The prediction has a mean pLDDT of 81. Small-subunit ribosomal RNA, 3' major domain from a Candidatus Komeilibacteria bacterium, 468 nucleotides, folded computationally. NCBI's taxonomy places the organism under Bacteria, Bacteria candidate phyla, Candidatus Komeiliibacteriota. The sequence was found in a public genome assembly. Its Rfam family is "Bacterial small subunit ribosomal RNA". Its family is annotated with structural constituent of ribosome and ribosome in the Gene Ontology.

Context: one part of a larger RNA
C1' cells in the first nucleotide's frame, strides 16, 4: 500500500421490512444431470450453466452411429504429360443400384486471344496441395458475461517521506453521482458521472394522400417552442433542501441507447480469424437409413389447473396498439359440425388482405359446492393441411374416453405505478411445426414502504493483523 475480520462509524440498493402475486406438491411442455444406446454430436456448470448457443433436429440442417461408395478429392491455385472442336455447356435414354455412384448411348451446340499455325475455358494421369465442427479459450485476436450504470480509476507539476509511498482523491456540508460548495500544500488535467443522441407527454408553424366526422379539426410527416430551482417563502456563508405559484410537464419529467481502470488464467479454437500440435485411401468427401425425440430417476425454467371474483350456453354484445404481406397476404360468395376445401376480387400497401382485427369486459339464462357442467392428461376411432416423404418423429379438427389435482413441507423468487397482477394481439425463425419459448404491442389495473435492528450485495472513512 492492499486484502481480510463472526472490529467500529456513515451511506446506498425490491437488500430486509410493509404489501401483492408466484415457485417448491399435480399433469404436461422444455432444458440439464444420470442411466441406456450402434449413436443418443458438441459446448455452457454457484451467483455470472440448465425455454442457454438453437430467432424453429421428419430429409436437409448434422457436427453422431450403421451400411454403401470416392481418393488431387464437394471447394481454390499452379506445374508437367497426354486427349480434345465429335470440344465447354444444355437436353434426354438403357443397364446395375436404396441413393451416391458406376457403365454405355443419342440430340443440340459455343465463347475468348491470335493474320495464321495454334492456344485458353474441358477431361485423364501425375506432382505441389486441398480438406478436418480433430486438440489446445492455460498460446491468441475479436466478441461477450459479471461486479455495475456501482462512483469510482488515474496522471502532470509541486510538496512531504531514507524508501515503499503519501498528498491531490482528506475534513465540514450537499447530491442519484469524486455532483457541487466550503475549508485546505496543493494547483491543474484525463477516463468515468452529467449533458450532447433517440423516444413518449403539451403547444405552435408548415405540408395533405391512400386516413376520417370534410375542416382553424383528428390523424400522419417535418421543423421549432417549452423546464432553467427561472419566480415567491423559509432555512443556509455557499452548494442546496423543504414548501408554493404558474404550467401539459417540477426539481434527473418517464423510457431507451450509452458500461471507466480493472476482477474472475470467467465464456467462446463449433460464428469468424489465428500460432502450435495432429490426421492425409482418412480424424477428409458423397449417399441411404437411423440418432440428436431413448427413460427406474434427480434438478432448473415455464404452461394449465385445483373452481362460484367461477364454468357453460346465447347476444351481430362493445372498445386497441405494434406489426407482416408478390415464390406473398388472400376478400366476397359456395360447401363442410370443424380443421379446412373451393373460389378468385384487391393489394408492391395510411388504398387491398392477415383482421367487421382481439380477449378479459358487459347483458341474459343454466350449474348449486360435488372430484362436479371444475380440471383436462391419457387412450381409441374418423379426418384436414404442409411436404418427395409425417413409422421411428409434425401441427390441427371432430366424436368418444375423462388420470392426477381440493392451493402445495423445509425453503425460495419477482415487483415501488400505468409498475405488479390479469387479458388477448403481432412478429422473427419458418414448407410445416412439437412456441406453453423469445422479442414487441396495447386493454383492465392495484396494494404497500413505520423504518434501517437484522439478512444479502456495494461505496467511503477508520481500526487490528503472525496474510501478500
Nucleotide at each position: 500500500u492492499g486484502a481480510c475480520g463472526g472490529g467500529a462509524g456513515c451511506c446506498c440498493g425490491c437488500a430486509c421490512a410493509a404489501g401483492c402475486g408466484g415457485u417448491g406438491g399435480a399433469a404436461c411442455a422444455u432444458g440439464u444431470g444420470g442411466u441406456u444406446u450402434a449413436a443418443u454430436u458438441c459446448g455452457a456448470c454457484g451467483g455470472u450453466a440448465a425455454g442457454c448457443g438453437a430467432g424453429g433436429a421428419a430429409c436437409c440442417u448434422u457436427a453422431c452411429c450403421a451400411g454403401g461408395g470416392u481418393u488431387u478429392g464437394a471447394c481454390a491455385u499452379u506445374g508437367u504429360a497426354c486427349c480434345g472442336u465429335u470440344u465447354a455447356g444444355u437436353c434426354u435414354g438403357g443397364c446395375c443400384g436404396a441413393a451416391a455412384g458406376g457403365u454405355u448411348g443419342g440430340a443440340u451446340g459455343a465463347u475468348c486471344c491470335g493474320c495464321a499455325a495454334g492456344g485458353a475455358u474441358g477431361g485423364u494421369a501425375u506432382a505441389a496441395c486441398a480438406g478436418g465442427u480433430g486438440c489446445u479459450g492455460c498460446a491468441u485476436g475479436g466478441u461477450u458475461g459479471u461486479c455495475g450504470u456501482c462512483a469510482g480509476c488515474u496522471c502532470g507539476u509541486g510538496u512531504c517521506g531514507u524508501g515503499a509511498g503519501a498528498u491531490g482523491u482528506c475534513g465540514g456540508g450537499u447530491u442519484a453521482a469524486g455532483u457541487c460548495c466550503u475549508u485546505u500544500a496543493a494547483c491543474g488535467a484525463g477516463c468515468g458521472c452529467a449533458a450532447c443522441c433517440c423516444u413518449c407527454a403539451u403547444c405552435c408553424u408548415g405540408a395533405u394522400u391512400u386516413a376520417c366526422a370534410u375542416g382553424u379539426g383528428u390523424a400522419u410527416c417535418a421543423g421549432g417552442a417549452a423546464a432553467c430551482u427561472g419566480c415567491c417563502u423559509a432555512c443556509g456563508u455557499a452548494a442546496g433542501u423543504a414548501g408554493g405559484a404558474g404550467g401539459a410537464a417540477g426539481g434527473c419529467g418517464g423510457g431507451g441507447a450509452u458500461g471507466a481502470c480493472g476482477u474472475c488464467a470467467a465464456a467462446u479454437c463449433a460464428g469468424c480469424a489465428u500460432g502450435g500440435c495432429u490426421c492425409u485411401u482418412a480424424c477428409a468427401c458423397c449417399c441411404u437409413g437411423g440418432g440428436c425425440u431413448a427413460c427406474a430417476c434427480a434438478c432448473g425454467u415455464g404452461u394449465u389447473a385445483c373452481a362460484a371474483u367461477g364454468g357453460c350456453u346465447g347476444g351481430u354484445u362493445a372498445c386497441a396498439a405494434u406489426g407482416g404481406g408478390u415464390c406473398g397476404c388472400u376478400a366476397a360468395g359456395u360447401c363442410g359440425c370443424g380443421a379446412g376445401a373451393u373460389g378468385g376480387a384487391g393489394c408492391u400497401a395510411a388504398u387491398c388482405c392477415c383482421a367487421c382485427c382481439a380477449a378479459a369486459c358487459c347483458c341474459a339464462g343454466c350449474c348449486c359446492c360435488a372430484g362436479u357442467u371444475c380440471g383436462g392428461a391419457u387412450u381409441g376411432g374418423a379426418g384436414u393441411c404442409u411436404g418427395c416423404a409425417a413409422c421411428u418423429u409434425g401441427a390441427c379438427u371432430c366424436c368418444a374416453u375423462g388420470a392426477a389435482g381440493u392451493c402445495g413441507g423445509a425453503a425460495u423468487c419477482g415487483c415501488u405505478a400505468g409498475u405488479a397482477a390479469a387479458c388477448g394481439c403481432c412478429a422473427a425463425u419458418c414448407a410445416g411445426c412439437c412456441a406453453c419459448g423469445u422479442g414487441g404491442c396495447g386493454u383492465u389495473g392495484a396494494a404497500u414502504a413505520c423504518g434501517u435492528u437484522c439478512u444479502c450485495g456495494g461505496g467511503c472513512u477508520u481500526u487490528g493483523u503472525a496474510c501478500a